Context: one part of a larger RNA
RNA sequence: UUGGGUGUAAAGGGAGUGUAGGCGGAGAUUUAAGUCAGGGGUGAAAUGUUGGGGCUUAACCCUAAACUUGCCUUUGAUACUGGAUCUCUUGAGUAUGGAAGAGGGCGAUGGAAUUCCUGGUGUAGCGGUGGAAUGCGUAGAUAUCAGGAGGAACACCGAUAGCGAAGGCAGUCGCCUGGGACAAUACUGACGCUGAAACUCGAAAGCAUGGGGAGCAAACAGGAUUAGAUACCGUGGUAGUCCAUGCCCUAAACGAUGGAUACUAGAUAUCGGAGGAGUUAAUCCCUUCGGUGUCGUAGCUAACGCGUUAAGUAUCCCACCUGGGGAAUACGCUCGCAAGGGUGAAACUC
Numbered sequence: 001u002u003g004g005g006u007g008u009a010a011a012g013g014g015a016g017u018g019u020a021g022g023c024g025g026a027g028a029u030u031u032a033a034g035u036c037a038g039g040g041g042u043g044a045a046a047u048g049u050u051g052g053g054g055c056u057u058a059a060c061c062c063u064a065a066a067c068u069u070g071c072c073u074u075u076g077a078u079a080c081u082g083g084a085u086c087u088c089u090u091g092a093g094u095a096u097g098g099a100a101g102a103g104g105g106c107g108a109u110g111g112a113a114u115u116c117c118u119g120g121u122g123u124a125g126c127g128g129u130g131g132a133a134u135g136c137g138u139a140g141a142u143a144u145c146a147g148g149a150g151g152a153a154c155a156c157c158g159a160u161a162g163c164g165a166a167g168g169c170a171g172u173c174g175c176c177u178g179g180g181a182c183a184a185u186a187c188u189g190a191c192g193c194u195g196a197a198a199c200u201c202g203a204a205a206g207c208a209u210g211g212g213g214a215g216c217a218a219a220c221a222g223g224a225u226u227a228g229a230u231a232c233c234g235u236g237g238u239a240g241u242c243c244a245u246g247c248c249c250u251a252a253a254c255g256a257u258g259g260a261u262a263c264u265a266g267a268u269a270u271c272g273g274a275g276g277a278g279u280u281a282a283u284c285c286c287u288u289c290g291g292u293g294u295c296g297u298a299g300c301u302a303a304c305g306c307g308u309u310a311a312g313u314a315u316c317c318c319a320c321c322u323g324g325g326g327a328a329u330a331c332g333c334u335c336g337c338a339a340g341g342g343u344g345a346a347a348c349u350c
Base pairs, nucleotide, nucleotide: 004321005320006319007304008303012318014201015200016199017198021194022193023192025088026087027086028085029084030083031082033081034080035077036076037075038074039073040072041071042070049065050064051063052062053061054060091191092188093187094186095185096183097182103177104176105175106174107173108172109171110154115149116148117147118146119145120144121143125136126135162169163168206247207246208245209244210243211242215241216240220236221235223233258317259316260315261314262313263312266295267294268293269292270291271290272289273288274287275286276285299306300305323350324349325348332343333342334341335340
């Protein structure tokens, strides 16, 4: 490479937008590039293959054929693919309507709680643990009441719920703004799918500058525990956690399951929309579209399990895998302020 694979054995890129490329709906006409058929030319000889023959046989040699899987040229065929033209509406999209949502950004604002400060009441303890001690407290703590300051997070509702491409998103209100579902028509007329490169987004931690700092808390200190205890427990406590701007670009970034389309039993729960039956109405029932779950048929799977949200049956495109270690490495290149990231071997060894 071929083949075979990628939920858990090695293997789906963290996610999206999208360039090139690859692939692509229905009907008609045309062309004849691919494709198919026939003819011609060429495809050196030797070797190799097959038939026949010659040396007593063989090796060896002679002869004929096939082969030389190809290229060029010519005459045709037109189903499929491609090119051109015309048409279509089911894929895709646009308009209209009412409805759902922690989707995003900015601003404002609310209450509970912790801490601190001030004042009142009040007196000897408080705190903490398995038990203690460090710690706090007669300079009046803890407790309790009133007032104030400041920061961060939003109990209940809350869900097996919803939204988002993923990361992720939750007090309330306002403004700006993205996406999706549904219904009925109208319009465009294949405008589609995927997507190397590229670009954008990307938890936490970390970095830079400037703010902020209540609680929590790496590091650090003291106390315990212990043979030791650079830990688990406890008392403190700085970065950090928060905000703005700019970097970093990694995660068990997980459904460990790439995207798209079509097809293939059902049952049940729930969210959003629409229609119908019925009713005073709520409720309940039926149908249908889209989402989120559980169970399960066929089928698949090494098994576990998956099972219309497939890991079933197929097609298209991308990414990735090829024994373990060496190796989240080295070297080189590249990105980064740095930390480090991306790409990514070999010797050797089992």
Small-subunit ribosomal RNA, central domain from a metagenome, 350 nucleotides, folded computationally. The prediction has a mean pLDDT of 88. It matches the Rfam family "Bacterial small subunit ribosomal RNA".